[in-house]
Molecule: SAM riboswitch aptamer (S box leader)
RNA sequence: UCCUUAUCAAGAGUGGUGGAGGGGCACGGCCCGAUGAAACCCGGCAACCUGUUUUUACAAGGUGCUAAAUCCGUCGGAGAUAUCCGAAAGAUGAGGU
Numbered sequence: 001u002c003c004u005u006a007u008c009a010a011g012a013g014u015g016g017u018g019g020a021g022g023g024g025c026a027c028g029g030c031c032c033g034a035u036g037a038a039a040c041c042c043g044g045c046a047a048c049c050u051g052u053u054u055u056u057a058c059a060a061g062g063u064g065c066u067a068a069a070u071c072c073g074u075c076g077g078a079g080a081u082a083u084c085c086g087a088a089a090g091a092u093g094a095g096g097u
Stems, first nucleotide, its partner, number of pairs: 002096007013042001015041003021032003026074004043066003047063003050059003070089001075086004
C1' cells in the first nucleotide's frame, strides 16, 4: 500500500502551555472559536485487542477516542417538500498480504 472483517446515535475537562483558526478533502449547508481554535502536556473515557473473573463485570498494558449521528447533504430507493432506509467514501480495531 492493498485485502478481509467488526463497529461507528453510549462514554470522556470550569486543568496547564499556546494564540487564530477548527469540524478529513471538494462543493453546498449548519455549527464551534478571544467567555480562547489548532497543536502539545496532563487528566479522563472504555470501542477492539490484552489481563483478571463469580461470564458480566473490573483493570487501563497496546491501539483508539475525548462538541454536535462519521455534524448534515452529494449516489440509489421509499415518501409528501417533512422524513426514513440503503450504498459509497471515511475513521478505528483485529487478522492477512